[in-house]
RNA sequence: CGAAAGUGUGUCUAGGGUUCCGCAUGUGGCAUGAACAUGGCUGGUCCGAGUGACACAGGUGCGCUAAGUGCACUACACCGUAUAGGGAUAAAAGCCCAGGCGGA
Numbered sequence: 001c002g003a004a005a006g007u008g009u010g011u012c013u014a015g016g017g018u019u020c021c022g023c024a025u026g027u028g029g030c031a032u033g034a035a036c037a038u039g040g041c042u043g044g045u046c047c048g049a050g051u052g053a054c055a056c057a058g059g060u061g062c063g064c065u066a067a068g069u070g071c072a073c074u075a076c077a078c079c080g081u082a083u084a085g086g087g088a089u090a091a092a093a094g095c096c097c098a099g100g101c102g103g104a
Base pairs, nucleotide, nucleotide: 001006007057008056009055010054011053012052015047016046020044021043022041023039024038025037026036027035058074059073060072061071062070063069064068076099078102080101085097086096087095
């Protein structure tokens, strides 16, 4: 804001870090390989938006029907405080606390 309902899930994106992979450097090693250590390093796996996208489902209302179906609605939302506080995960985040608190 709305007569009412005003929701959930999936796929993806902005974004995120580092468990695994990869990469870099080093150790090791006759050489090579395995392995180990360090490093977020463009990436892959992974996490991922109330105020981002798409889709599906659900819900509300008014009709019609023998059964079930038709139409409409499912709004708005400063991404201010905040480079804040707390939480999960390996770790972090626009994830969760939280449409909190504040403002309008």
Record summary
A computed fold for a 104-nucleotide RNA from a Syntrophomonadaceae bacterium, annotated as Guanidine-I riboswitch aptamer. Model confidence (mean pLDDT): 81 of 100. Its Rfam family is "Guanidine-I riboswitch aptamer". From the family's description: This family represents a conserved RNA structure found upstream of the ykkC and yxkD genes in Bacillus subtilis and related genes in other bacteria.